[in-house]
RNA sequence: UCCCCCAUGGUGUAAUCAGGCAGCACUGAGGGUUUUGGUCCCUUAAGUUCAGGUUCGAAUCCUGAUGGGGGAG
Repeated sequence: UCCCCCAUGGUGUAAUCAGGCAGCACUGAGGGUUUUGGUCCCUUAAGUUCAGGUUCGAAUCCUGAUGGGGGAG
């Protein structure tokens, strides 16, 4: 320098192929149950790496950038 892959709440992971309300588990907060704690139950907070483009509509498609991983020279 070039090529390929990946990036989603605090953590782990779906939805991407084939555009249509971002889901689940753990964790956090509040409450119920309990003598207390734990277990269990209810409610709730928090997310698409960034900047553009296409589209009625983008996590998803296109371009560029950033970060991580792999490969070639």

A computed fold for a 73-nucleotide RNA from Streptomyces prasinus, annotated as transfer RNA. It matches the Rfam family "tRNA". The family has 954 seed sequences and 5,335,975 matches in Rfam 15.1. Model confidence (mean pLDDT): 81 of 100. The RNAcentral record of the sequence draws on ENA and Rfam. RNAcentral records the identical sequence in 3 taxa.